[in-house]
RNA sequence: GACCCCUCGUGCGGCGUUACCCCGCCCAAUCCCCCAGGGCCGGAAGGCAGCAAGGGCAAGCGGGCUCUGGCGGGUGUGCGAGGGGUCCCA
Repeated sequence: GACCCCUCGUGCGGCGUUACCCCGCCCAAUCCCCCAGGGCCGGAAGGCAGCAAGGGCAAGCGGGCUCUGGCGGGUGUGCGAGGGGUCCCA
């Protein structure tokens, strides 16, 4: 001087896994919206509370890894640090 190997750290990627990420269902124990009928107030106009149906959203349940985050490795590569080997020259 050239080349190679190992260890640690770290960036990016890949793979796997997982979630408070994504999708679906969903309160008929409990929520919100809207509230037919019926009820209440009123002389009336009108107003009030509100069951069912309908809608929504949590928790929960089910599914997924496209996105986002976490984690992992006998993972690829770049960089940094440390260690080792082979060869060449003086």

The prediction has a mean pLDDT of 78. A computed fold for a 90-nucleotide RNA from a Frankiaceae bacterium, annotated as Bacterial small signal recognition particle RNA. It matches the Rfam family "Bacterial small signal recognition particle RNA". Rfam describes the family as follows. The signal recognition particle (SRP) is a universally conserved ribonucleoprotein involved in the co-translational targeting of proteins to membranes.